[in-house]
Context: one part of a larger RNA
RNA sequence: UGCCGGGGGCCCGCACAAGUAGCGGAGCAUGUGGUCUAAUUCGGAGCAACGCGUAGAACCUUCACAGGGCUUGACAUGUUGUGAAUCCUGCAGAGAUGUGGGAGUGCCCUUCGGGGAAUGCAAACACAGGUGGUGCAUGGUGGUCGUCAGCUGGUGUCGUGAGAUACUGGCUUAAGUCCCGCAACGAGCGCAACCCCUAUCGUAUGUCGCCAGCAGGUAAAGCUGGGCACUCAUGCGAGACUGCUCGGUGACAAACCGGAGGAAGGUGGGGAUGACGUCAAAUCAUCAUGCCCUUUAUGUCCUGGGCGACACACGUGCUACAAUGGCCGUCACAAAGCGAACCGAGCCCUUGAGGGGGAGGAAACCGCAAAAGGCGGUCGUAGUUCCGAUCGCCGCCUGCAACUUGCCUGCGUGAAGCCGGAGUUGCUAGUAAUCGUGGAUCAGAACGCCACGGUGAAUACGUUCCCGGGCCUUGUACA
Numbered sequence: 001u002g003c004c005g006g007g008g009g010c011c012c013g014c015a016c017a018a019g020u021a022g023c024g025g026a027g028c029a030u031g032u033g034g035u036c037u038a039a040u041u042c043g044g045a046g047c048a049a050c051g052c053g054u055a056g057a058a059c060c061u062u063c064a065c066a067g068g069g070c071u072u073g074a075c076a077u078g079u080u081g082u083g084a085a086u087c088c089u090g091c092a093g094a095g096a097u098g099u100g101g102g103a104g105u106g107c108c109c110u111u112c113g114g115g116g117a118a119u120g121c122a123a124a125c126a127c128a129g130g131u132g133g134u135g136c137a138u139g140g141u142g143g144u145c146g147u148c149a150g151c152u153g154g155u156g157u158c159g160u161g162a163g164a165u166a167c168u169g170g171c172u173u174a175a176g177u178c179c180c181g182c183a184a185c186g187a188g189c190g191c192a193a194c195c196c197c198u199a200u201c202g203u204a205u206g207u208c209g210c211c212a213g214c215a216g217g218u219a220a221a222g223c224u225g226g227g228c229a230c231u232c233a234u235g236c237g238a239g240a241c242u243g244c245u246c247g248g249u250g251a252c253a254a255a256c257c258g259g260a261g262g263a264a265g266g267u268g269g270g271g272a273u274g275a276c277g278u279c280a281a282a283u284c285a286u287c288a289u290g291c292c293c294u295u296u297a298u299g300u301c302c303u304g305g306g307c308g309a310c311a312c313a314c315g316u317g318c319u320a321c322a323a324u325g326g327c328c329g330u331c332a333c334a335a336a337g338c339g340a341a342c343c344g345a346g347c348c349c350u351u352g353a354g355g356g357g358g359a360g361g362a363a364a365c366c367g368c369a370a371a372a373g374g375c376g377g378u379c380g381u382a383g384u385u386c387c388g389a390u391c392g393c394c395g396c397c398u399g400c401a402a403c404u405u406g407c408c409u410g411c412g413u414g415a416a417g418c419c420g421g422a423g424u425u426g427c428u429a430g431u432a433a434u435c436g437u438g439g440a441u442c443a444g445a446a447c448g449c450c451a452c453g454g455u456g457a458a459u460a461c462g463u464u465c466c467c468g469g470g471c472c473u474u475g476u477a478c479a
Base pairs, nucleotide, nucleotide: 001479002478004475005474007473008472009471010470011469012468013467015463016462019427020426021425022424023423026319027318028317029316030315031314032313033312034310035309042053043052065304066303067302068301069300070299073127077126078125079123080122081121082120083119086103087102088101089100090099091098092097107116108115109114129294130293132292133291134290138288139287140283141282143279145277150189151188152187154185155184156165157164158163169180170179195271196270197269198268200238201237202236203235204234205233206232209228210227211226214225215224216223241265244259246258247257248256249255321420325379326378327377328376329375330374331373337368338367339366342361343360347356348355349354386417391412392411393410395408397406433455434454435453436452437451438450439449
């Protein structure tokens, strides 16, 4: 000087408290451990691993396993020889592959001998290849403390020195934010602001958007003429700054409390933005890379199976246990997206998944396309008209192919479950809770992920305690 303390003081944070919805019990989905296996590829391990890498394992992916093949190789560059390339097709085989048949000769240069480009095959060797090892050899990248308010160097001063001072103190702030004081003065990286979205208004432009007034028109309809007022869209601006000859508190400061005006008030709400560093934390399997190892295999091709196993244990979710509900009928109201090997209306068929058909739409034009909710009916507290696991049968779709192992439909079946022990998690407002919608990946395959809107709460006295953090101080058998 730092770390640490079941030392002290001050102060923050959904940290506790006050509330609210859960998890922990059930079934299922998913990840992990364990076990099993020929293989169940690998990594990730308290917070900060476990719906994580994986934004999607039937083949492929795919790395692991079994079997069948290849050895200059699936891929790159170089040399030589040879054939242009390429296309069609037979047989054997699980395929990889092997072995036949046929078509076809092009382009550029030319001294007509040939040469060249591109590409196939063959040979030999340099080499290729490795998701093999080391994240404790590394780069890069992201995680974490933590969007916490800290972290530093210059000159000066003090100290023999390590160092200190500045950065401590008082007030204040979300903030080392600002003010005052002070042997310090000034400065850098952080804070804040500058950026994006959102809340109000003005203005410009009105098509594919909109429809107030006018005219036409319909079963209905911005449907048509027309218009650009309104909504909206897209630009450009205004607006908020503790600004107010407003009050109070304070030290006449910084600031705090209240008020006015205002769409918005004290960083308005949200996002992006992550200091010096810490964890020899993560990643050699994104990629790159030193060294080591491998080279008829630890490389590479194929078929099949595996990653999907199942006594069990844990994490994360979904669905429930019902009447603020289930079921039936009817009537509404979004946002943000996506669409050409695509989205696919109306219409027809089917109980249905879906099929037929194909208008329109490279889309403010067409389509995908809402649910909770409102109204009416029914059920009457029952393991039920709750719940939907499991199983049987019949089907649909995608795809070369759904046995291992896809999704969906119909009929039947109708398990556990009557609100969950110890314990434990999220959340302070358009939030929690609840309701649906879209997207990425993607042939198909979400209860996950990312985004979008609809409905829309309760509570916060307070800082004694638990957890994490900041500053000062004290002790120190630690560095």

The part of an RNA shown here (small-subunit ribosomal RNA, 3' major domain) has 479 nucleotides and comes from an uncultured bacterium.